[in-house]
A computed fold for a 171-nucleotide RNA from Halanaerobium congolense, annotated as glmS glucosamine-6-phosphate activated ribozyme aptamer. It matches the Rfam family "glmS glucosamine-6-phosphate activated ribozyme aptamer". The family's RNA type in Rfam is riboswitch. The prediction has a mean pLDDT of 77. Of the family's consensus pairs, 89% are formed in the model.

């Protein structure tokens, strides 16, 4: 010096790059030519660039699975890994027609807890874009300022409809 191992930190449009794409360099071939320079095209090798913009989303234990929403433009292509989603099993709970008890029935919840419909309110969008200023030969990229425009989901309120079985009580 290099490699390996260990430890710490860092995340969910999160991380990575070997395909294709783009840039630079070298070499070879082609065009042109007296020769060279030059230009263009293709291939090979090496090195680089980019490869998801925010909103939303978790936590009892397992399994499965191409894991929600829109914006932009169309490489946010393609691939690999991961992931708070969804389905399902178990465990433990919540609710269920005047009241109480129970759960064999239905639907939900994992700090919350019937289902459906409608209305209203709240929940700072960001990039793209423009301007300025830096890095890099370049592809491209950092920072500052300006500037709008979403959907889903969630929460609160109001209104309507609807919801098993058994026992006891009341009317």
């Nucleotide at each position: 010096a290099a490699a390996a191992a260990a430890a710490c930190a860092a995340a969910a449009g999160c991380g990575c790059c070997a395909g294709a794409a783009c840039c630079c360099a070298a070499u070879u071939a082609g065009a042109a030519c007296g020769g060279a320079a030059u230009c263009u095209u293709a291939a090979u090798u090496g090195g680089g660039u980019g490869g998801a913009c925010g909103a939303g989303g978790a936590a009892g234990a397992g399994g499965g699975u191409u894991a929600u929403c829109g914006a932009a433009a169309u490489u946010u292509c393609g691939g690999c890994g991961g992931a708070u989603g969804c389905c399902u099993u178990c465990a433990g709970g919540c609710a269920g027609c005047a009241g109480c008890u129970a759960u064999u029935c239905u639907g939900c919840c994992u700090u919350a807890a019937g289902u459906u419909u409608a209305u209203u309110u709240c929940u700072c969008a960001a990039a793209a874009u423009c301007a300025g200023u830096g890095g890099g030969u370049a592809a491209u990229u950092g920072c500052u300022g300006a500037g709008a425009c979403a959907a889903a989901g969630g929460a609160a309120a109001u209104a309507a409809a609807u919801a098993a079985u058994a026992g006891c009580u009341g009317a």